[in-house]
RNA sequence: CUCGCUGGAGAGAGGCCCGUUUCGAGCGGGUCCACCGAAGGGGCAAGCAGGGCCCUCGCGACCCUGCCAAUCUCUCAGGUAAAGCGGACAGGGGG
Numbered sequence: 001c002u003c004g005c006u007g008g009a010g011a012g013a014g015g016c017c018c019g020u021u022u023c024g025a026g027c028g029g030g031u032c033c034a035c036c037g038a039a040g041g042g043g044c045a046a047g048c049a050g051g052g053c054c055c056u057c058g059c060g061a062c063c064c065u066g067c068c069a070a071u072c073u074c075u076c077a078g079g080u081a082a083a084g085c086g087g088a089c090a091g092g093g094g095g
Stems, first nucleotide, its partner, number of pairs: 001095003005091003012033001014032007034080003040076001041074003047067006
């Protein structure tokens, strides 16, 4: 790194409309508002490098640019009864 096994959170069973229909539920779609962060994606610190700043040199501070982390942050995507699916990450097993 990869394969499979196991564990794995958060947040409306939301409103309205349409379809299916035994006109009940359920399921699917659209839309509106409210929320979640742990698929994915975006952003940033210290630090490092270069430049600027100065009577001149050096150091420091400050400014600009580049590189740069997450379980931080954004909420684009995704998600918000149970079940199912997904799930960062973790354990142990194989290659």
Source information: Glycine riboswitch aptamer from uncultured Caldimonas sp., 95 nucleotides, folded computationally. Of the family's consensus pairs, 90% are formed in the model. Its mean pLDDT, the model's own confidence on a scale to 100, is 80. The sequence is in RNAcentral, with records from MGnify.